About this RNA:
A computed fold for a 324-nucleotide part of an RNA from Euglena jirovecii, annotated as large-subunit ribosomal RNA, domain IV. NCBI's taxonomy places the organism under Eukaryota, Discoba, Euglenozoa, Euglenaceae, Euglena. It matches the Rfam family "Bacterial large subunit ribosomal RNA". The coordinates come from a structure-prediction model, not an experiment, and the mean pLDDT is 87.

Context: one part of a larger RNA
RNA sequence: CUCUUUCUAAGGAACUCGGCAAAAUGACUUCGUAACUUCGGAAGAAGAAGUGCCUCAUUUAGAGGUCGCAGUAAACAGGUCCAAGCGACUGCUUACCAAAAGCACAGGUCUCCGCUAAGUUGCAAAACGAUGUAUGGGGGCUGACGCCUGCCCAGUGCCGGAAGGUUAAAGAAAUUGGUUAGCGUAUGCGAAGCUAGUGACUGAAGCCCCGGUGAACGGCGGCAAUAACUAUAAUUGUCCUAAGGUAGCGAAAUUCCUUGUCGGGUAAGUUCCGACCCGCACGAAAGGCGUAACGAUUUGGACGCUGUCUCGGAAAGAGACUCG
Numbered sequence: 001c002u003c004u005u006u007c008u009a010a011g012g013a014a015c016u017c018g019g020c021a022a023a024a025u026g027a028c029u030u031c032g033u034a035a036c037u038u039c040g041g042a043a044g045a046a047g048a049a050g051u052g053c054c055u056c057a058u059u060u061a062g063a064g065g066u067c068g069c070a071g072u073a074a075a076c077a078g079g080u081c082c083a084a085g086c087g088a089c090u091g092c093u094u095a096c097c098a099a100a101a102g103c104a105c106a107g108g109u110c111u112c113c114g115c116u117a118a119g120u121u122g123c124a125a126a127a128c129g130a131u132g133u134a135u136g137g138g139g140g141c142u143g144a145c146g147c148c149u150g151c152c153c154a155g156u157g158c159c160g161g162a163a164g165g166u167u168a169a170a171g172a173a174a175u176u177g178g179u180u181a182g183c184g185u186a187u188g189c190g191a192a193g194c195u196a197g198u199g200a201c202u203g204a205a206g207c208c209c210c211g212g213u214g215a216a217c218g219g220c221g222g223c224a225a226u227a228a229c230u231a232u233a234a235u236u237g238u239c240c241u242a243a244g245g246u247a248g249c250g251a252a253a254u255u256c257c258u259u260g261u262c263g264g265g266u267a268a269g270u271u272c273c274g275a276c277c278c279g280c281a282c283g284a285a286a287g288g289c290g291u292a293a294c295g296a297u298u299u300g301g302a303c304g305c306u307g308u309c310u311c312g313g314a315a316a317g318a319g320a321c322u323c324g
Stems, first nucleotide, its partner, number of pairs: 001319008010310002014308001019305001027051005036041001038144001052066005067071001079303007086295002091103002107142007119128003145290004150220003155217002157213005164208003170202002174198006182189002221239005248282001249279001260276005
């Protein structure tokens, strides 16, 4: 010097991205216990006191006595509180850098499927679905609960419709060429059949077309003027659109400008909390906004506590080092 431990005056987070690590709390008995709440919880909330041994005695309770620095005498054994984000919760996950706000979930909703079901695997036989039968099974989205879930069907998708347009194979009237029985003196003409082609017309679904449908894919404006100070614009005009973002929320896990502005907390706060709203670029099941409980979750604050630090120091052990 490195590692593992122990102690440390005064201070007590001044350390640091961040109280990381350490310290602290800790058992049992008694008292006591707030907001909020889905009335179950929150809760071991918080906070406070007691604890050995001996004698008496109605056993626990109680009274008296007694020892120690200290009585859960060693060891083992919650730190707590306040506020906010996200996810309701228990659960699951990147075996070996990520445990989460990701996945799942109960619940909600849409859609398909009438049983030889839909769907899945397989070339098939067949199997699963299911020895089930719509209170069932498959698929999509959302994700407890509470209050709710607005407008647009023009485009795309899906569902329904069938009058008209278009349209395949197939059928096919007619027609053209080849061939040749026959006719003709000859150039040639040429029935039927066969053959090669053209082809009126008939001809389904689909598409065009007509409707519906958003918890289907998705989308949800601009400019200008206006009130008796100023400012602002309930209001008006105009252009465009399928319709112009409703409720709620909002500098947010979303805000570029931005450390926005105001308030709180601090002596001092790019973080945090409460508001405001010019939302670059929230918004209603890719759900919106709340929410008790829960969380090895994320953020901010406080008390306690401490060698994290001011700022070091001391000790023990194991290495390292020297000799053997």